[in-house]
């Protein structure tokens, strides 16, 4: 980069239409997984809850500009590092606000200091005192680097260049770069340790949330002296009631169940235009899964791609892997047969 294309048959699921012997059956039409549907790591839409304003705490982000609904994503640029190059990588604000840490080794890991060495002095010739930080040694890291001057030996002690700090000018929207001047240069690293600075941030999630709504058992209100059973009627009997109200009617909340949310959307494709690009605008065109125990599989043909064989005409085999929708988008990351640089 890319996860084969087109057509047909059967199977399965959704929707629409027709027919029948309508709780169902049957026929036809149409649509039916992915580049990652995955991890649920960021950012949103949508829904419900919360919310006067301000602050604390907490979390995240951290060069600049742009893109975007938004982002911790993407594009372009700057700077640094890596690479011969194409290109790749970077949490890339602050270390004189404060705290903390820097293993081992080493004299010393940051109020500096001196193991070897070098130089000076002294002396009992092996040390002592002083100077030095050039050289050696330790370390991931040692108080600017190289060269020259200078010196007892040395040292930004002095000078040139480089680096660094500060100031200015120029270019650039900016990050930043270049140039000029200036300061001999004054206390290393770690902020993906606390912290400081700047910015952003309410919570929960489609099992969100909404609508309809049984049976049974509670609740409330009204009527109410009867109601029910013993095969149909009578007698008779029994049970439950008449203050703790049987039975009947109504109301209300919840549950089972059903429906909505649910798929037309920051949408796909094509053309034109703008932009270095991410992306944006206009026009045309298309409708592209919505299940609820959860469908999407198998076969055939043509082409395409790959592998093998070849008498160069063809023949044979394969399309493997990772995986698999469940509210929806934008990203990131991870998995993967194949092709390519």
């Nucleotide at each position: 980069c890319g996860u084969g294309a087109c057509g047909g048959u059967c199977g399965c699921g959704g929707c629409c239409c027709g027919c029948c012997u309508c709780g169902g059956g049957u026929g036809g039409g149409u649509c039916g997984a992915g580049g990652a549907a995955a991890g649920u790591c960021c950012g949103a839409g949508c829904u419900c809850c919360g919310c006067a304003g301000g602050g604390c705490a907490g979390a995240c982000u951290g060069c600049c500009a742009g893109g975007u609904a938004a982002c911790g994503c993407c594009u372009g640029g700057g700077c640094g590092c890596c690479g011969a190059g194409a290109g790749g990588c970077g949490a890339c604000g602050g270390a004189c606000a404060g705290g903390g840490c820097c293993a081992c080794a080493g004299a010393a890991a940051a109020c500096a200091u001196a193991c070897c060495g070098c130089c000076c002095g002294c002396c009992u010739c092996g040390g002592c005192g002083g100077g030095u930080a050039a050289g050696g040694g330790u370390g991931a890291a040692a108080a600017g680097g190289u060269g020259g001057g200078g010196u007892a030996a040395g040292a930004g002690c002095c000078c040139a260049c480089c680096g660094c700090g500060c100031g200015g000018c120029u270019g650039g929207c900016a990050a930043c770069a270049g140039c000029c001047g200036u300061g001999g240069c004054a206390c290393g690293g770690c902020a993906a340790c606390c912290c400081c600075c700047a910015g952003u941030c309410g919570g929960a999630g489609c099992a969100a949330g909404g609508c309809c709504a049984a049976a049974u058992a509670g609740g409330c209100g009204g009527c109410g002296a009867g109601g029910c059973c013993c095969g149909g009627c009578c007698c008779g009997g029994g049970c439950c009631g008449u203050u703790c109200g049987a039975g009947c009617c109504g109301c209300g909340g919840g549950u089972a169940g059903g429906c909505c949310g649910c798929u037309c959307g920051a949408g796909g494709u094509g053309g034109c235009g703008g932009g270095u690009g991410a992306c944006c605008g206009c026009c045309a065109u298309c409708c592209c899964a919505g299940a609820c125990a959860g469908a999407u599989g198998a076969c055939c043909g043509u082409c395409c791609g790959g592998a093998g064989c070849u008498u160069c005409g063809g023949c044979u085999c394969c399309g493997a892997a990772c995986a698999g929708a469940a509210c929806u988008c934008g990203g990131c990351u991870u998995a993967c047969g194949g092709c390519u640089c």